[in-house]
RNA sequence: GGGGGAAUAGCUCAGUUGGUAGAGCAUCUGUUUUGCAAACAGAGGGUCCGGGGUUCGAUUCCCCGUUUCUCCA
Repeated sequence: GGGGGAAUAGCUCAGUUGGUAGAGCAUCUGUUUUGCAAACAGAGGGUCCGGGGUUCGAUUCCCCGUUUCUCCA
């Protein structure tokens, strides 16, 4: 320098043909226990990496940029 992936909750990751953003773990509250842990019930938490475009509507499609992984040279 060139090719191909990844970026979504505190962490690890889903999101199937564009239509109200989810799970597990973690955190908080309650029940249970002498207490802790575990279990069960519930709650909070997101500018979907940034900017533009297409569209009635974009996490999703297109363009540019940033970071990161990998391959080739």
Molecule: transfer RNA
Organism: Brachybacterium tyrofermentans